[in-house]
Molecule: TPP riboswitch aptamer (THI element)
Organism: Phycisphaerae bacterium
RNA sequence: CCUAUUCGCUAGGGGUGUCUUUGGCGUUGUGUCAAAGACUGAGAAAGACCCUCGAACCUGAUCCGGCUAACACCGGCGUAGGAAAGCGAAGACAUGACCUG
Numbered sequence: 001c002c003u004a005u006u007c008g009c010u011a012g013g014g015g016u017g018u019c020u021u022u023g024g025c026g027u028u029g030u031g032u033c034a035a036a037g038a039c040u041g042a043g044a045a046a047g048a049c050c051c052u053c054g055a056a057c058c059u060g061a062u063c064c065g066g067c068u069a070a071c072a073c074c075g076g077c078g079u080a081g082g083a084a085a086g087c088g089a090a091g092a093c094a095u096g097a098c099c100u101g
Base pairs, nucleotide, nucleotide: 005090006089007088008087009086010085011052012051013050014049017039018038019037020036021035022034023033024032025031057082058081059080063076064075065074066073
């Protein structure tokens, strides 16, 4: 000097599900809305959380297998197709260059 990494600022991206009970609407599609409770999770509308390329998340997908009360989760699909970045500060190890002894 560079970098991993961490932090800050600004800008941007993303998801919000499942089940139970009660009530309203609807009227035979057991739907839809609201409230309360339960589950998982960072987050289940919180102005919070996560992510900006080792990428959150989306599509295929009302997908396939396992598991679960269900969702979640795990594996597959998948080297799939998409998906939002700049600046500043701190800063090793290793390597390289230069200087001094």